[in-house]
RNA sequence: AAUAAAUAAAGGCAAAACCGGAGUAAUUCGGUGACGCAAAGCCAGUGCCCUAGCCAGUCAGGAAGGGUCGAACGGUUACCAAG
Numbered sequence: 001a002a003u004a005a006a007u008a009a010a011g012g013c014a015a016a017a018c019c020g021g022a023g024u025a026a027u028u029c030g031g032u033g034a035c036g037c038a039a040a041g042c043c044a045g046u047g048c049c050c051u052a053g054c055c056a057g058u059c060a061g062g063a064a065g066g067g068u069c070g071a072a073c074g075g076u077u078a079c080c081a082a083g
Stems, first nucleotide, its partner, number of pairs: 012037002017032006035070001041076003045073002047068005054062002
């Protein structure tokens, strides 16, 4: 120096619920809150979800657009540190 990652230390993020706002919706933003998280940091590639408008039609859908990183897979960056 690199890999790995126990225990500690310094910290970090922030579920549900409630209040207020945005959106047709999925969902999201702010405040309170803390279920939990060693990547619960970031990325919309796979996956998953939504549909006001368009096509088609009154069965079912299609293209397109939007959303989701705290289900999972994938990519990428990262604090301290025994053995």